[in-house]
The RNA shown here (Glycine riboswitch aptamer) has 92 nucleotides and comes from a marine sediment metagenome. The sequence is in RNAcentral, with records from MGnify. Its mean pLDDT, the model's own confidence on a scale to 100, is 82.

RNA sequence: GUUCGGGAGAGAAUUUCCGCAUUUUAACGGGAAUCGCCGAAGGGGCAACCCAGGUCAUGGCCUGGUGAAUCUCUCAGGCAAAAGGACCGAAC
Numbered sequence: 001g002u003u004c005g006g007g008a009g010a011g012a013a014u015u016u017c018c019g020c021a022u023u024u025u026a027a028c029g030g031g032a033a034u035c036g037c038c039g040a041a042g043g044g045g046c047a048a049c050c051c052a053g054g055u056c057a058u059g060g061c062c063u064g065g066u067g068a069a070u071c072u073c074u075c076a077g078g079c080a081a082a083a084g085g086a087c088c089g090a091a092c
Base pairs, nucleotide, nucleotide: 001092002091003090004089005088006087011035013034014033015032016031017030018029019028036079037078038077042075043073044072045071050065051064052063053062054061055060
């Protein structure tokens, strides 16, 4: 990496348009806008250690660089089912 299995969270939100249907309404699917939320595709940020420089009373301090996550942000994505899904297990 591939295949199979397991795999959470959060409004089936409101308004409007289109499609299907149609006597009409409702339901269902999709788009847009609005508010409320989630973190486990992806993406961003940070600690210590380490490195360089400066300073020094040699204890340390300051600046910069590297630097992880399931932490954090919520850009993206997601908020019935389906799909997706970090991660785990098995096989190749």